[in-house]
RNA sequence: CCGGGGUGGCGGCUUCCGCCUGAGAUCAUACCCGUUGAACCUGACCUGGGUAAUGCCAGCGUAGGGAG
Repeated sequence: CCGGGGUGGCGGCUUCCGCCUGAGAUCAUACCCGUUGAACCUGACCUGGGUAAUGCCAGCGUAGGGAG
């Protein structure tokens, strides 16, 4: 430089604001990742633990995919 990806939970007077975890919780044009690939997706309305609640933690995962 180019490309890939996610954006959840709870409360409130619900355009919006606050709180929880995190690098990042939908415009930040920020953050993370690009085969040395757990960034991210499928499995998954999964299983166990835990929480106010949630992929919050662990397993699944030497699985299958995934962008130079």